[in-house]
RNA sequence: GCCCGGGUGGCGGAAUAGGCAGACGCGCUAGCUUGAGGGGCUAGUGACCUUCGGGUCGUGCUGGUUCGACUCCAGUCCCGGGCA
Numbered sequence: 001g002c003c004c005g006g007g008u009g010g011c012g013g014a015a016u017a018g019g020c021a022g023a024c025g026c027g028c029u030a031g032c033u034u035g036a037g038g039g040g041c042u043a044g045u046g047a048c049c050u051u052c053g054g055g056u057c058g059u060g061c062u063g064g065u066u067c068g069a070c071u072c073c074a075g076u077c078c079c080g081g082g083c084a
Base pairs, nucleotide, nucleotide: 001083002082003081004080005079006078007077010026011025012024019067027045028044029043030042031041032040033039046057047056048055049054060076061075062074063073064072
């Protein structure tokens, strides 16, 4: 230099012929259970704002296409692999 794969909550990791982003697991928080802990069970768990009704933002970054983008297109950064 060329080619391929990847970048998504605190962590791992889903969702692709464009249509509720974050399933599922781990972790964490609260409650129940226990003498206590562990384990188990139930509920919750992206960020910010809020008049608590809701609103805005969020898939590496910047643009583009579209009514609508994690998904398609262009550029760019980073990680892994292959070729030279």